[in-house]
The RNA shown here (Bacterial RNase P class A) has 441 nucleotides and comes from a Chloroflexota bacterium. The sequence is in RNAcentral, with records from ENA. The coordinates come from a structure-prediction model, not an experiment, and the mean pLDDT is 75. It matches the Rfam family "Bacterial RNase P class A". It is annotated as a ribozyme.
RNA sequence: CAGGUUGACCAGGUGGUCGCAGCACUGCAGUUGCAGUGCUGAGGAAAGUCCGCACUCCGUAGAGCACGGUGCCGGGUAACGCCCGGGGUGAAGCAAUCCACCGGAUAGGGCCACAGAAACAUACCGCCACCCUCGCCCCUCCCUCGCGGAGGGGAAGGAGGUGGUAAGGGUGAAAUGGUGGUGUAAGAGACCCCCAGCGCUUGCAGCAAUGCGGGCGGCUAGGCAACCUCCACCAGGAGCAAGGCUAAGCAGGAACGAGGGGCUGCUCGUCCCGUUUAUCCCCCAGGGGAUGAUAAGUUCCGGGUAGGCUGCAUGAGACGCGUGGAGACAUGCGUCCUAGAUAGAUGACCACCCAGGCGGAUGGUGGGGAGGAAGCCCCUUAGGAGGUGUAAACCCACCCUCUCCGCUGGACAGAAUGCGGCUUACAGGCCAACCUGAGGC
Numbered sequence: 001c002a003g004g005u006u007g008a009c010c011a012g013g014u015g016g017u018c019g020c021a022g023c024a025c026u027g028c029a030g031u032u033g034c035a036g037u038g039c040u041g042a043g044g045a046a047a048g049u050c051c052g053c054a055c056u057c058c059g060u061a062g063a064g065c066a067c068g069g070u071g072c073c074g075g076g077u078a079a080c081g082c083c084c085g086g087g088g089u090g091a092a093g094c095a096a097u098c099c100a101c102c103g104g105a106u107a108g109g110g111c112c113a114c115a116g117a118a119a120c121a122u123a124c125c126g127c128c129a130c131c132c133u134c135g136c137c138c139c140u141c142c143c144u145c146g147c148g149g150a151g152g153g154g155a156a157g158g159a160g161g162u163g164g165u166a167a168g169g170g171u172g173a174a175a176u177g178g179u180g181g182u183g184u185a186a187g188a189g190a191c192c193c194c195c196a197g198c199g200c201u202u203g204c205a206g207c208a209a210u211g212c213g214g215g216c217g218g219c220u221a222g223g224c225a226a227c228c229u230c231c232a233c234c235a236g237g238a239g240c241a242a243g244g245c246u247a248a249g250c251a252g253g254a255a256c257g258a259g260g261g262g263c264u265g266c267u268c269g270u271c272c273c274g275u276u277u278a279u280c281c282c283c284c285a286g287g288g289g290a291u292g293a294u295a296a297g298u299u300c301c302g303g304g305u306a307g308g309c310u311g312c313a314u315g316a317g318a319c320g321c322g323u324g325g326a327g328a329c330a331u332g333c334g335u336c337c338u339a340g341a342u343a344g345a346u347g348a349c350c351a352c353c354c355a356g357g358c359g360g361a362u363g364g365u366g367g368g369g370a371g372g373a374a375g376c377c378c379c380u381u382a383g384g385a386g387g388u389g390u391a392a393a394c395c396c397a398c399c400c401u402c403u404c405c406g407c408u409g410g411a412c413a414g415a416a417u418g419c420g421g422c423u424u425a426c427a428g429g430c431c432a433a434c435c436u437g438a439g440g441c
Stems, first nucleotide, its partner, number of pairs: 001437007009429002012353007020041009043412001047423002050421005055239004068234004072086005087102004092097001103230002108228002110224003124169002126165006134158001136154007177195002180192003196220002198217008243310004252301005259273005276293008317336008354410001356408006363399006375388003379384002
């Protein structure tokens, strides 16, 4: 320098104009507000809402069942399915590094497509033994002389039957360990050496997962638990539209409920408006009185809708320095307070600058370049040789590393109770460590 791996970080800046939300102050208005000034105002994921918590209500309280989840070991944490460190098996890469999986199949049940005889207890072909009805071969006899019939014998046994076997073939993703030997009718862990695996037991190392070994047992066992299930551990349900306070209007309940007003300050009188209904009484035909229940209306009460306030911003808090630890993380000291909308504020435009991208030359690199300029040095002297020196100018080609100019130029995205994770989206840039390759000293 090129390519790569891992981890961490940034996510345009400044100014101006207009605008939005919250808070404080001031002024005006006077239930709500308005104006001015000042301060503050999104993220690394605010997202998906997939896990885990806080918080709240429900259940007097406790326990269990069901349903659900997690699953190598140790540690971290408020907790987790998260994080850190480690282990085992398998896979990718030359490497740095990275990916997947991980309780039990000897608790039990279930399933294992197609193919295949058989998917866990079987035998299709094959191999072997035995049988000898049929067939074959040989001998003897009979005859109608035929490829006929009867009897006896044989075989290395063609067909068939009975049994043994699991070496070999074939099927399959998977078929009961591998090579060699012994053995056998043929075979077979049936037996033996070695190897592989499993179970039991045991030594050492490690907190442990586990690793490295020893001994014993022929023990040789298929897979799936993301099928049920077993074991261990976790978990009550619903969620900030939780919940609390307040509370218009409408509806509900309770009490009062027949008078009120004018002429006039009072009495009498008179006028106007209102006077539902049941029973009884009186005068009399239109009213009056009593009792009970009420209408309108007034006052009060409980629940409670809209609305308002709260929950709701001091917290598993942020930053800096240090300490412990391999790390996740823990902790000491100091400083700071840093969004809170409610249909949802955090925006728009302009100017300059910045990272980056593209193009270019006046820039860089390479090649060419004379009758070898001027200047300077030098020699000798007033005229030239030499040097600086292909160096420059100039020309051509290539390029964007440097310099400068022009154009362009910033992704994904938007808080809604809060916090810890995971996952997903993301232009461009920056830093550190490590790996591989090339070159130089």